Model confidence (mean pLDDT): 82 of 100. Large-subunit ribosomal RNA, domain II from Oedocladium carolinianum, 696 nucleotides, folded computationally. Its Rfam family is "Bacterial large subunit ribosomal RNA". Gene Ontology terms of the family: structural constituent of ribosome and ribosome.

Context: one part of a larger RNA
């Protein structure tokens, strides 16, 4: 891991609700007793509920309390009760499994720590302390030398003890080892056997929270104990109807509870309830706007209270001011916590809709049973943030959650659309119709040349289409070519020079078709080239400027190759108009089923009620959750029931029936019990719990 078995809402008592039954001359007994094989049955009326309420009470009583009241108002003006069944609550282990802990009593020092008693062990080698001897030496010593000697938590290094490094091993050979090196190795050494110390503030500890039997920040074991677990996991047959919440308030509350909200079910009562459109009457202070209407803020200009600076003066005071500046006038703005005014939506009530549409959705009894109280995205309006976030926090709406189907390549929350079942039928929605790929290589009119389409800004550009304004133009524009482009004058000043062209000032006059006291290049300065301006030539019709708009271009740089789903496309791209088609579990068609507080008439049973059948109408997605109806398993009772060695149960297989759980039949196997109907009682249904036991 798989297969098989086992495996989770039980039981007792009490309260509440619903249903069923008994009695209702109110109901009922408890303990106990009689009797019995047992269940029954009988006795037992203590007690309980009901039968009258109101008031704090005295008390009064179909009334009573309040009250001055005979008013008004509050409450009351009644049928029940005892069992059983189901649901639920409370108390108990209380649906099942699961702690870490806490407490009590014991068991452990054969591991390990320390200690005690008694034993054992330490190859070999090297070093050579004291002391002693001899010799030297001394007055005697000291001292020196040689020898002897054999000290040391001394040296090297085996056994032995340890464990510093590396590798291997890491489902190991091993729950700590192996290999190669390493440390100690006469000592605070190592070790055998026997013994001592024990878990409340324990023992031991050359001290590490280290050891106390592979267990140690408090051992193990048994018990309290099924501790408790607002936590995690798990919780077993079928079909039918309805169907949420992720919010508010409170909470030592925040992943839990309580009440409310939202769901289900039943009873009774009503004929209401909901939605849409329009009208009427109310409510408001948002958007936009405005501020010469407030509170604030703010641009520029005028005026200038007051102040600063400053002049004169002994002072009073009189002046000046290109400084600041109140107020005021004009001008232009801003505001969530500004508003003179002020929408659209919205909300409430009423009315109307030639009886609008829709249905039982409504009300009551704090009826009974819940779940939920982590929400998510999208759109719009706001707050926080950076007008960041698949961010966070509100409001309104939708979808998902609990919703399948079609579209968006794929894609809970987007678009379309809400799946009772069947069909080798039809029509559509969103979205599509060249091929992949169902349906138009459809029609008409335009645009785009960028593969734009098929990602992006500020900014930039004779891209190109449309529209508007304006200037020049057959008395010839624009562009091209030829020619002129002069004189006063080298204007004056400045300057070394300044002659159109370093700079400053001025910018006139003449000739003329036209020509600046000069547009640019150039020179040291001149010169030279050129432009403005003018004429001509040949050609001969449009040429400029500006505004606006459609579609494009550049801007455009990232890490595997990647921004049409792909192929490919110049339309198969973009805009507009038109026709057809495809396309879903939508709608329709045909058939079938279920549900309904439905409706209608008909039929059956039938006095009726009621039930069944038929027809019609509506409905039938669904998590948590509520309700309803069934299937099957084991055991028991009843039926004077039935089957069985001429083959029961069980098992392999095949077939049939039923909406399902399931049921029935047949062949084979098997070899002794089994079944049906109606009831009763439960150890009553497994795929999940790192479930549990067994097998492989």
């Nucleotide at each position: 891991g798989c297969c098989g078995g086992c495996g989770a809402c039980u039981u007792a008592u009490a309260g509440g609700a619903a249903g069923u039954g008994g009695c209702g001359u109110g109901g009922u007994u408890a303990a106990g007793g009689a009797a019995u094989g047992a269940c029954a049955u009988c006795c037992g009326g203590a007690g309980c509920c009901a039968g009258a309420g109101c008031g704090a009470a005295a008390g009064c009583a179909a009334g009573u309390c309040u009250g001055a009241a005979u008013a008004g108002g509050g409450c009351a003006u009644u049928u029940g009760u005892c069992a059983c069944u189901u649901c639920u609550u409370a108390u108990g282990g209380a649906c099942c499994c699961g702690a870490a802990c806490c407490c009590a009593g014991g068991u452990g020092a054969u591991c390990u720590a320390a200690c005690c008693g008694u034993g054992a062990c330490c190859a070999g080698g090297a070093u050579g302390a004291a002391g002693c001897u001899u010799g030297g030496g001394u007055a005697a010593a000291a001292c020196c030398a040689a020898g002897u000697g054999g000290a040391a938590g001394g040296c090297c290094g085996g056994a032995c003890c340890g464990a510093c490094c590396g590798a291997u091993g890491u489902u190991g050979a091993a729950a700590a080892a192996u290999c190669g090196g390493c440390g100690g190795a006469u000592g605070a050494g190592u070790u055998g056997c026997g013994g001592u110390u024990a878990g409340c503030a324990g023992g031991a500890g050359a001290a590490a929270u280290u050891c106390c039997a592979a267990u140690c920040g408090a051992a193990c074991u048994u018990g309290g104990a099924g501790c408790u677990a607002g936590c995690u996991g798990g919780a077993u047959c079928u079909c039918c109807c309805c169907g949420a919440a992720a919010u508010g308030u409170g909470u030592u509350g925040a992943g839990g509870c309580a009440c409310a909200g939202c769901g289900g079910u039943a009873a009774c009562g009503a004929u209401g309830g909901g939605c849409u459109a329009c009208c009427u009457u109310u409510g408001g202070g948002u958007a936009a706007a405005g501020c010469g209407a407030c509170u604030g803020u703010u641009u520029u200009g005028g005026u200038g209270c007051g102040g600063g600076c400053u002049g004169c003066g002994a002072a009073a005071g009189c002046g000046g001011u290109a400084c600041c500046a109140a107020g005021u006038c004009a001008u232009g703005g801003c505001a969530a916590a500004c508003u003179c005014a002020g929408a659209a939506u919205c909300a409430a009530a009423g009315g109307u809709a030639a009886g609008g549409c829709u249905u039982u959705c409504c009300g009551u009894g704090a009826a009974c049973c819940a779940g939920u109280g982590a929400g998510a995205a999208u759109g719009u309006c706001g707050g926080a943030g950076a007008u960041a976030a698949g961010u966070u926090u509100g409001a309104c709406a939708u979808u998902c959650a609990a919703g399948a189907g079609g579209g968006a390549a794929a894609c809970a929350g987007c678009c379309c659309a809400g799946a009772u079942c069947a069909c080798c039928a039809g029509c559509u929605a969103a979205g599509g119709c060249c091929c992949c790929u169902g349906a138009a290589u459809g029609g008409c009119c335009g645009c785009u040349a960028a593969g734009u389409g098929g990602a992006a800004a500020a900014g930039g550009a004779u891209g190109u289409g449309g529209g508007g304004a304006u200037g020049c133009u057959c008395a010839a524009a624009c562009a091209a070519c030829c020619a002129g482009g002069a004189g006063g004058u080298u204007u004056g000043c400045u300057u070394a020079g300044a002659a159109g062209c370093a700079g400053c000032a001025a910018c006139c006059c003449u000739u003329g078709a036209a020509a600046g006291a000069g547009u640019g290049c150039g020179u040291a300065a001149c010169a030279g080239c050129u432009c403005a301006c003018u004429g001509g030539u040949a050609c001969a019709a449009g040429c400029g400027u500006u505004c606006u708009u459609g579609c494009g271009c550049c801007g455009a740089u990232a890490a595997u190759g990647a921004c049409c789903g792909g192929g490919a496309c110049u339309a198969a791209g973009c805009g507009g108009c038109c026709u057809g088609c495809c396309g879903a579990a939508g709608c329709u068609g045909u058939g079938a089923g279920a549900u309904a507080u439905g409706a209608u008439u008909u039929g059956a049973u039938c006095u009726g009620a009621a039930u069944c059948a038929a027809u019609c109408u509506a409905u039938c997605g669904g998590u948590a959750g509520g309700g309803g109806a069934g299937c099957g398993u084991u055991c028991c009772g009843u039926u004077a029931u039935c089957g069985g060695g001429u083959g029961a149960a069980g098992c392999c297989a095949u077939g049939a029936c039923g909406a399902a759980a399931g049921u029935c039949a047949u062949u084979g196997u098997g070899g002794a019990c089994g079944a049906a109907a109606c009831g009763g009682a439960a150890g009553u249904g497994a795929g999940a719990a790192u479930g549990u036991c067994g097998g492989c």